A computed fold for a 266-nucleotide part of an RNA from Oceanobacillus arenosus, annotated as large-subunit ribosomal RNA, domain VI. The prediction has a mean pLDDT of 90. It was read from a public genome assembly.
[in-house]
Context: one part of a larger RNA
RNA sequence: CGUUGGAAGUUUGAGAGGAGCUGUCCUUAGUACGAGAGGACCGGGAUGGACACACCGCUGGUGUACCAGUUGUUCCGCCAGGAGCAUCGCUGGGUAGCUACGUGUGGAAAGGAUAAGUGCUGAAAGCAUCUAAGCAUGAAGCCCCCCUCAAGAUGAGACUUCCCAUCACUUCGAGUGAGUAAGAUCCCUCAGAGACGAUGAGGUUGAUAGGUUCGGUGUGGAAGCGUGGCAACACGUGGAGCUUACGGAUACUAAUCGAUCGAGGA
Numbered sequence: 001c002g003u004u005g006g007a008a009g010u011u012u013g014a015g016a017g018g019a020g021c022u023g024u025c026c027u028u029a030g031u032a033c034g035a036g037a038g039g040a041c042c043g044g045g046a047u048g049g050a051c052a053c054a055c056c057g058c059u060g061g062u063g064u065a066c067c068a069g070u071u072g073u074u075c076c077g078c079c080a081g082g083a084g085c086a087u088c089g090c091u092g093g094g095u096a097g098c099u100a101c102g103u104g105u106g107g108a109a110a111g112g113a114u115a116a117g118u119g120c121u122g123a124a125a126g127c128a129u130c131u132a133a134g135c136a137u138g139a140a141g142c143c144c145c146c147c148u149c150a151a152g153a154u155g156a157g158a159c160u161u162c163c164c165a166u167c168a169c170u171u172c173g174a175g176u177g178a179g180u181a182a183g184a185u186c187c188c189u190c191a192g193a194g195a196c197g198a199u200g201a202g203g204u205u206g207a208u209a210g211g212u213u214c215g216g217u218g219u220g221g222a223a224g225c226g227u228g229g230c231a232a233c234a235c236g237u238g239g240a241g242c243u244u245a246c247g248g249a250u251a252c253u254a255a256u257c258g259a260u261c262g263a264g265g266a
Stems, first nucleotide, its partner, number of pairs: 001152001005163007015149004021049007033038001051106005059100004066093005071086006111143002117137004164265001166178004183261004187203005208254003211250005218242002224237005
């Protein structure tokens, strides 16, 4: 821009893409078959491999915004307690998120038409013949079925709901312009979204983010003081102190005030 008024939402599916794999074991059954050795079809069940998708409850990884320990050195006047630098100085753990080595799910089943093949009926050709007419059966393959996208499918589809027939000019044309309606956007706070757009959650009639608070989680027993010890240190106060991305609550802070677009329907 189009989709023949303007919107919001829900959809149909022409078409396109994806997937499509397979082992072993048990049973049927040591049955059919076979002198024996051996050893099934068909059917039923279990469990794997690789692959794909999803997820983070479990097990782990990462986690330079969390906690602790510790070395050297500089500084905060000194002690104590800290801060900077040294690969995040090193080491031990670890929330959210992201993840696999973790977990879950999938290939199924059914239908249609067939290939090779197997047949029925059956002539040409009194027989025979699956074929010439006709009719069956038959595959991991084809079309469906399953998953995803999809009406720019210009062949532009369908349904539901909302908004209304304003004003001015006019060459009276499905004309031009203006302010609006439903609705949308700019702007602002953001994240289950994200390169930017977009998408989604919100904008005081408000829990959108930050803060605060209460939890959770992690770390692992803070500082100070007291007691014991010559001291290193230990114990008590006290599951202490601190705690990022997590959950609830709470308008304290910031989403203020505003602006723009947007129909009049042969």